The RNA shown here (transfer RNA) has 74 nucleotides and comes from a Dehalococcoidales bacterium. The RNAcentral record of the sequence draws on ENA. RNAcentral records the identical sequence in 4 taxa. Its Rfam family is "tRNA". Its family is annotated with triplet codon-amino acid adaptor activity in the Gene Ontology.
RNA sequence: UGCCCAUUAGUCUAGCGGUAGGACAUCAGACUCUGAAUCUGAGAGCCCAGGUUCGAAUCCUGGAUGGGCAGCCA
Numbered sequence: 001u002g003c004c005c006a007u008u009a010g011u012c013u014a015g016c017g018g019u020a021g022g023a024c025a026u027c028a029g030a031c032u033c034u035g036a037a038u039c040u041g042a043g044a045g046c047c048c049a050g051g052u053u054c055g056a057a058u059c060c061u062g063g064a065u066g067g068g069c070a071g072c073c074a
Stems, first nucleotide, its partner, number of pairs: 001070007010024004018054001026042005047063005
């Protein structure tokens, strides 16, 4: 310097243009003598900026961060 991949909740992970879902964790309630476990409920997220579209997590462009490969130098 070039190419490729990844980025969604505190963590992990689904979502191939039409209401962003699950698990764990957290909080509240039920249960229990108390706690754990179990059950029910709640809060919490699309890396950033543009573009396309009636509509973008999804498609396009640029950027950021992380990872991989190649090149250059030695």